[in-house]
Molecule: transfer RNA
Organism: Candidatus Gottesmanbacteria bacterium
């Protein structure tokens, strides 16, 4: 250089065009239980989906450029 894959709460992830002002787990906060801690239970906060454009009545989802990460190849 060329080819392929990936990018969503702090972390890991679900999502296959309208049911998503995006769900779950861990972690965080508050309360309950407990003499205390842990554990358990309830509730709360937390992602405008890397970024820019395009397609569409409608995009986290499809297409392209860019950025970043990973892999293959000479």
């Nucleotide at each position: 250089g060329c080819c392929c894959c990936c990018a969503u709460c702090g972390u890991c992830u679900a999502g296959u065009g309208g049911c998503c002002u995006a769900g779950g787990a861990c972690g965080g906060g508050u309360g309950g239980u407990u003499u205390u801690c842990a554990g358990c239970c309830a509730c709360c906060a937390g992602a405008u989906c890397g970024c820019c454009g395009g397609u569409u009545c409608g995009a986290c989802u499809c297409c392209g450029a860019c950025u970043g990460g990973g892999g293959g190849u000479a």